[in-house]
RNA sequence: UCCCGACAAAGGCAAACCCGUCGAAAGACGGGGGCGCAAAGCCACGGGUCUAAAGCCAGGAGGGGUUCUGGCCAUGAUAGCCGGGUUGCCGAA
Numbered sequence: 001u002c003c004c005g006a007c008a009a010a011g012g013c014a015a016a017c018c019c020g021u022c023g024a025a026a027g028a029c030g031g032g033g034g035c036g037c038a039a040a041g042c043c044a045c046g047g048g049u050c051u052a053a054a055g056c057c058a059g060g061a062g063g064g065g066u067u068c069u070g071g072c073c074a075u076g077a078u079a080g081c082c083g084g085g086u087u088g089c090c091g092a093a
Base pairs, nucleotide, nucleotide: 004091005090012037013036017032018031019030020029021028022027035080041086042085043084045083046082047081048078049077050076055072056071057070058069059068060067061066
């Protein structure tokens, strides 16, 4: 230095759930909480998954503006789904 990861030391993060805020939703943020995590630090690049506001398509209601139902769709979300990139604490075997 690279790999690796102890019932090691020091510290770190924080699932479900509850409260508040934002969002159409998925979900995010703040507080409490603590299931877990050696990158559970950071990046949506590849795959997966979730959502479907706008848009498109089909059907219905209505004189019409419009509206209802279903389908498709990411430009939305997830780094605590996996891979990849990148930075980094500690040091037994």
Predicted 3D model of a 93-nucleotide RNA (c-di-GMP-I riboswitch aptamer) from a Bacillota bacterium. Rfam family: c-di-GMP-I riboswitch aptamer. Rfam describes the family as follows. GEMM was predicted in a large-scale screen for bacterial structured RNA regulatory elements. Lineage of the source: Bacteria > Bacillati > Bacillota. The model forms 95% of the base pairs in the Rfam consensus. The sequence was found by an Rfam model in a public genome assembly.